[in-house]
RNA sequence: GCCCCCAUGGUGUAGCGGUUAGCACGCAGGCCUUUCACGCCUGUAGCACGGGUUCGAUUCCCGUUGGGGGUACCA
Numbered sequence: 001g002c003c004c005c006c007a008u009g010g011u012g013u014a015g016c017g018g019u020u021a022g023c024a025c026g027c028a029g030g031c032c033u034u035u036c037a038c039g040c041c042u043g044u045a046g047c048a049c050g051g052g053u054u055c056g057a058u059u060c061c062c063g064u065u066g067g068g069g070g071u072a073c074c075a
Stems, first nucleotide, its partner, number of pairs: 001071007010025004018055001026044006048064005
């Protein structure tokens, strides 16, 4: 240099064009308990950035940024 993969709340992860963006942990409040823990209920916060396609994009395409992997050259 070229090619491939990845980027979703504080953390990990699901979601193959129309979901209120789901789950677990965490955090906040409540219930339970003599108290704590466990358990239960409620709440909390997210699609890396810029374009394009489309009636509609987290999802498809292009580019950028960041991360990971492969490969070539190094006379």
Predicted 3D model of a 75-nucleotide RNA (transfer RNA) from Solirubrobacter deserti. Its Rfam family is "tRNA". It was read from a public genome assembly. The organism belongs to Solirubrobacter, within Bacteria.